[in-house]
Notes
This is a predicted structure of a 316-nucleotide part of an RNA (large-subunit ribosomal RNA, domain IV) from a Methanosarcinales archaeon. Its mean pLDDT, the model's own confidence on a scale to 100, is 86. NCBI's taxonomy places the organism under Archaea, Methanobacteriati, Methanobacteriota, Methanomicrobia, Methanosarcinales.

Context: one part of a larger RNA
């Protein structure tokens, strides 16, 4: 040097992407214990205080043992080695336990209870097979399948013009067979009726696949526009939340955190390109999940050095 550990005055995250590694705590007893909350949590919250040994004693007990008073002593240090949670705040996603890429991904992904929708009356539907047969099923709609969305509160607007799917349907079109008609010695071939499913035409339907505007003017400072008029669409994005894990400009703008912040939380919001079940806003708990701060607490670091064991290496 390297690799495993050990220890370090003074300073304490200055180190870094980033406290990654390390240090901090740590078991039992008592004592206390906030926000918030789905009243069950949260919570070992947070924060204190004791803990060896030796002597007499109490109380329980059949006894082992268990709790507990007194008094006395010894050490730096009594869970004395081992083993053994640092903690608090804030904010994103995902309700949760639990699942996943055996040999780079453990997550915000998959599932998940509970919402919705579509099929289906059993000789069903959906699969699997070319069939025979088989599975759901020795089930029977309070049941199977299939798709979505995913706990739970509190909601889920508007649009059936496209595209699906489902009913209808007087008329149109709509093939092959038959059937009439000609042809042809016989056929082949011609033309014609008739007419299925299907489609044109009409309903219905967005927890189906999807979609939810422009442009002018306007209120007695100014701004802004509750109002007005025009173009235009099937319909013009409603709650509700927003600079988002979505926001280009961007490092928006204004608090709060700082000595100083492109960071993070709060509040505004014209949203480039949020939006209601590819759900929408909340939300207690729970997370080897991401993001920020604070406190402790340390060789990360100023700033390096010593030890111990091993492995290289140099000399011999």
């Nucleotide at each position: 040097u390297c690799c495993a550990g050990c220890u370090a005055a003074g300073g304490g995250a200055a180190u870094u992407c980033g406290g990654c590694a390390a240090a901090u705590u740590a078991g039992c007893c008592c004592c206390g214990u906030a926000a918030c909350u789905u009243c069950g949590g949260g919570a070992g919250a947070a924060g204190g205080g004791g803990u060896g040994c030796c002597u007499g004693c109490u109380u329980u007990g059949c006894a082992a043992g268990a709790a507990g008073c007194a008094g006395g002593u010894c050490g730096c240090a009594g869970u004395g080695a081992c083993a053994a949670g640092g903690g608090a705040a804030g904010g994103c996603c995902a309700a949760c336990u639990g699942u996943c890429u055996a040999a780079u991904a453990a997550c915000a992904a998959c599932a998940c209870a509970g919402g919705c929708g579509a099929c289906c009356g059993c000789a069903a539907g959906u699969c699997c097979g070319u069939a025979a047969g088989g599975a759901u099923u020795a089930g029977u709609a309070c049941g199977g399948u299939c798709g979505u969305u995913g706990a739970c509160u509190c909601c889920u607007g508007c649009c059936c013009a496209g595209u699906g799917u489902a009913g209808g349907u007087a008329u149109c079109u709509g093939a092959a067979a038959g059937c009439c008609c000609u042809u042809u010695a016989c056929a082949a071939g011609g033309g014609g009726a008739c007419g299925a499913a299907g489609g044109a035409c009409c309903u219905a339907u967005a927890a189906a696949c999807g979609g939810c505007g422009g442009g002018g003017g306007u209120a007695a400072c100014u701004c802004u526009g509750a109002c007005c008029c025009u173009c235009u669409u099937a319909a013009g994005g409603u709650a509700g939340c927003g600079u988002a894990g979505u926001a280009c400009c961007u490092a928006g703008c204004c608090g709060c955190u700082u000595a100083a912040u492109u960071g993070g939380c709060g509040g505004c919001u014209u949203g480039c390109a949020c939006g209601a079940a590819a759900g929408a806003a909340g939300g207690a708990a729970u997370g080897a999940g991401c993001c920020u701060u604070c406190u402790a607490c340390u060789g990360u670091c100023c700033c390096u050095a010593g030890c111990u064991g091993g492995a290289a290496c140099c000399c011999g």
It matches the Rfam family "Archaeal large subunit ribosomal RNA".